[in-house]
RNA sequence: GGGGCGGUGGUGUAGCCUGGUUACCACGCCGGCCUGUCAAGCCGGAGAUCGCGGGUUCAAAUCCCGUCCGCCCCGCCA
Numbered sequence: 001g002g003g004g005c006g007g008u009g010g011u012g013u014a015g016c017c018u019g020g021u022u023a024c025c026a027c028g029c030c031g032g033c034c035u036g037u038c039a040a041g042c043c044g045g046a047g048a049u050c051g052c053g054g055g056u057u058c059a060a061a062u063c064c065c066g067u068c069c070g071c072c073c074c075g076c077c078a
Stems, first nucleotide, its partner, number of pairs: 001074007010027003020058001029045005051067005
């Protein structure tokens, strides 16, 4: 230098291909129920600029372009 994959609540992830209104689930966190207590279980709640910027569109996590970071492969120099 070229190519591929990934970046989404505190953590791990689904959703992306095929755009659609309030972004899924689990763990964790908070409150309640339950229990002699804890754990487990049940109910509810808070929590995500979807890496960043731009474009297309009535509408973008999703499509397009640029860019940053991480991982992997290939190539070049030494």
This is a predicted structure of a 78-nucleotide RNA (transfer RNA) from an Acidobacteriota bacterium.
Its Rfam family is "tRNA". Its family is annotated with triplet codon-amino acid adaptor activity in the Gene Ontology.
NCBI's taxonomy places the organism under Bacteria, Pseudomonadati, Acidobacteriota.
It was read from a public genome assembly.